[in-house]
């Protein structure tokens, strides 16, 4: 420098052909329970969908470009 892939809650992931409020487990906060923890029962807090722009009536999903990671390839030595 080229190419290809990944990026969504604190973590590890979902989210049929673009569709009306983005979800699950775990974690964390209260609260039951219990002599106290632990475990188990309920409840809740958390989200610029990496970032700018585009297309659409409508984008987490299609596009272009930046940024990050990860592989791989090309050039020096």
């Nucleotide at each position: 420098u080229c190419c290809g892939a990944u990026g969504u809650a604190g973590c590890u992931c979902a989210a049929g052909u673009g569709g009306u409020u983005a979800g699950a487990g775990u974690a964390c906060u209260c609260g039951c329970c219990u002599g106290a923890u632990a475990c188990g029962c309920g409840a809740g807090u958390g989200g610029u969908u990496a970032g700018u722009g585009g297309u659409u009536c409508g984008a987490g999903u299609c596009c272009a470009c930046u940024c990050a990671u990860c592989g791989g390839g090309a050039c020096c030595a």

This is a predicted structure of a 77-nucleotide RNA (transfer RNA) from a Saprospiraceae bacterium. The organism belongs to Saprospiraceae, within Bacteria. It was read from a public genome assembly. Rfam family: tRNA. Rfam links the family to the GO term triplet codon-amino acid adaptor activity. About the family: Transfer RNA (tRNA) molecules are approximately 80 nucleotides in length. Its mean pLDDT, the model's own confidence on a scale to 100, is 83.